Order: sequence, then C1' cells, then structure tokens
RNA sequence: GCCCAAGUGGCGGAAUUGGCAGACGCGCCGCACUCAAAAUGCGGUUCUUCGGAGUGUGGGUUCAAGUCCCACCUUGGGCA
Repeated sequence: GCCCAAGUGGCGGAAUUGGCAGACGCGCCGCACUCAAAAUGCGGUUCUUCGGAGUGUGGGUUCAAGUCCCACCUUGGGCA
C1' cells in the first nucleotide's frame, strides 16, 4: 500500500427483508427478608438547560437509517 471483519448505555452483548434503539446478562441504586450480612425476591438504571440530543466521526439516499451508499478514524485478521 491493498483486501476482509468489527465499533451500540458503566461492562458484555441483542436489534440485518430499512419500520418503537438499547432485549438479555453483569454491575450499580432503592426496598423486602435478617440481630447484622451474604444469598434470594421485587422495583429502578443513556444524557438533558425539558426544547431536544443520542448507535466511532462527517456527509448522502429515504416518508423513515444502528441497518443502505461515500470518505475518514480506531481495533483485529490476511496479502504483498
């Protein structure tokens, strides 16, 4: 230099025929239980100036984009 794959809440990781973003698990917070704790059970958990914003960054297509297209960044793999 070229080719391929991946990038989503605090972490892992779903959502792929383009149609409610964050399922599920972990962690964290609160409550119950207990003398107290662990375990267990129940509820909550993106940010916010409340107007909105948000899937690595910036554009494009579309009524609608995590998903499709272009360029770039980062990580991993392959070829030279």

Annotation: The RNA shown here (transfer RNA) has 80 nucleotides and comes from Kocuria subflava. It matches the Rfam family "tRNA". The coordinates come from a structure-prediction model, not an experiment, and the mean pLDDT is 81.